[in-house]
Context: one part of a larger RNA
RNA sequence: UUGGGCGUAAAGCGUGUGUAGGCGGAUUAAUUAGUCAGAUGUUAAAUCUCGGGGCUCAACCCCGAACUCGCAUUUGAAACGGUUAGUCUAGAGUAUGUGAGAGAUCAGUGGAAUUUAUGGUGUAGUAGUGAAAUGCGUUGAUAUCAUAAGGAACACCCAAGGCGAAGGCAACUGAUUGGCACAUUACUGACGCUGAGACACGAAAGCGUGGGGAGCGAAUAGGAUUAGAUACCCUAGUAGUCCACGCCGUAAACGAUGCAUACUAGGUGCUGGGAGAAUCGACCCUUUCAGUGCCGCAGCUAACGCGUUAAGUAUGCCGCCUGGGAAGUACGAGCGCAAGCUUAAAACUC
Numbered sequence: 001u002u003g004g005g006c007g008u009a010a011a012g013c014g015u016g017u018g019u020a021g022g023c024g025g026a027u028u029a030a031u032u033a034g035u036c037a038g039a040u041g042u043u044a045a046a047u048c049u050c051g052g053g054g055c056u057c058a059a060c061c062c063c064g065a066a067c068u069c070g071c072a073u074u075u076g077a078a079a080c081g082g083u084u085a086g087u088c089u090a091g092a093g094u095a096u097g098u099g100a101g102a103g104a105u106c107a108g109u110g111g112a113a114u115u116u117a118u119g120g121u122g123u124a125g126u127a128g129u130g131a132a133a134u135g136c137g138u139u140g141a142u143a144u145c146a147u148a149a150g151g152a153a154c155a156c157c158c159a160a161g162g163c164g165a166a167g168g169c170a171a172c173u174g175a176u177u178g179g180c181a182c183a184u185u186a187c188u189g190a191c192g193c194u195g196a197g198a199c200a201c202g203a204a205a206g207c208g209u210g211g212g213g214a215g216c217g218a219a220u221a222g223g224a225u226u227a228g229a230u231a232c233c234c235u236a237g238u239a240g241u242c243c244a245c246g247c248c249g250u251a252a253a254c255g256a257u258g259c260a261u262a263c264u265a266g267g268u269g270c271u272g273g274g275a276g277a278a279u280c281g282a283c284c285c286u287u288u289c290a291g292u293g294c295c296g297c298a299g300c301u302a303a304c305g306c307g308u309u310a311a312g313u314a315u316g317c318c319g320c321c322u323g324g325g326a327a328g329u330a331c332g333a334g335c336g337c338a339a340g341c342u343u344a345a346a347a348c349u350c
Stems, first nucleotide, its partner, number of pairs: 004321003007304002012318001014201004021194003025088008034080001035077008049065006091191001092188004096183004103177007110154001115149007125136002162169002206247006215241002220236004258317006266295011299306002323350003332343004
């Protein structure tokens, strides 16, 4: 190991690709190690159950029947499942034609702003706060103008908007490239779903090597506040944040909701296609696919709420949970440069 569950009570792996395995559309024929039925043998006795009987009853004992998960041999059935052979097109895929998009990678370009430098104008403050002070400033700051340098991020457009498996993705242009939607017929003909292991991707922080460094800013220093203030506030400011390559592999990686398929009232927005009607044309209108929101019937739910994008009704497969603490810890193992990550207990205690 049954059973019950996994949005918020414990519980959906961060996400995908996919091996084994599990499960699998319509139809015809054949077959029969699954399945179903019959027969035979076996399934010791005692026990148990039922019906009788014997000890005065009972316990107990005796007789008979029944029972004995099943197993083996054999005969048959062919609906379901399997297998073999064939056919099909509703699943899946390919081709063709359109289309939208911050999907990805690389290269280049642009403007606003901050900072700094140089020069001009100009003079005593400036900056900052609840109030101050540290700080900056007569070696000329702040302010203002011109020029230059450099790094990072891309205002408006921007939206309940779009794309991506997730993480995530936003200035513009070019190159390379992935996925998706719709339409038409044509083609292949179940090629499908899920997926233990495995492999790949995976925010931020962190690590290694080499660059870069404007702004911001852990650490740190100083000034305040305070009883204290290793903080909140202020002035500075290193790592970092940025780039290239290589690691790390974790997050409230969240829709706290695994993936796929089918079915089950509607209403109303938005995005991308198609068709119809209308029009000079576009909009508007009707309708249909795909996506993305809100409200809501039935139903579900402990309630909150969910409600055709289900948490409804079902099926298939995977993952996970089993009182709190000890503990996501110890030990062992694997991985990692390290930080640590993954796997994962027990004593004891309530």
Model confidence (mean pLDDT): 86 of 100. Small-subunit ribosomal RNA, central domain from a Candidatus Moraniibacteriota bacterium, 350 nucleotides, folded computationally. Lineage of the source: Bacteria > Bacteria candidate phyla > Candidatus Moraniibacteriota. Its Rfam family is "Bacterial small subunit ribosomal RNA". Gene Ontology terms of the family: ribosome and structural constituent of ribosome.